[in-house]
Molecule: transfer RNA
Organism: Candidatus Woesearchaeota archaeon
RNA sequence: GCCUCCUUAGCAUAGCGGUAGUGCACAGCCUUGGUAAGGCUGAGGUCCCGAGUUCAAAUCUCGGAGGAGGCU
Numbered sequence: 001g002c003c004u005c006c007u008u009a010g011c012a013u014a015g016c017g018g019u020a021g022u023g024c025a026c027a028g029c030c031u032u033g034g035u036a037a038g039g040c041u042g043a044g045g046u047c048c049c050g051a052g053u054u055c056a057a058a059u060c061u062c063g064g065a066g067g068a069g070g071c072u
Base pairs, nucleotide, nucleotide: 001071002070003069004068005067006066007065010024011023012022013021018055026042027041028040029039030038048064049063050062051061052060
């Protein structure tokens, strides 16, 4: 220098054009004599950044940033 892949909540991840979900963690409640475990409820997200296409973009296109792998 070239090619491919990844970037979504504190962490790990799903989502492939039409309201962003799940697990763990966190908060409250139930349960217990009290913990742990279990159950219920809840909070938490400028979907890496910018532009474009579209009635509508986390999702498609282009550019950029960061990371991983490969080729020379």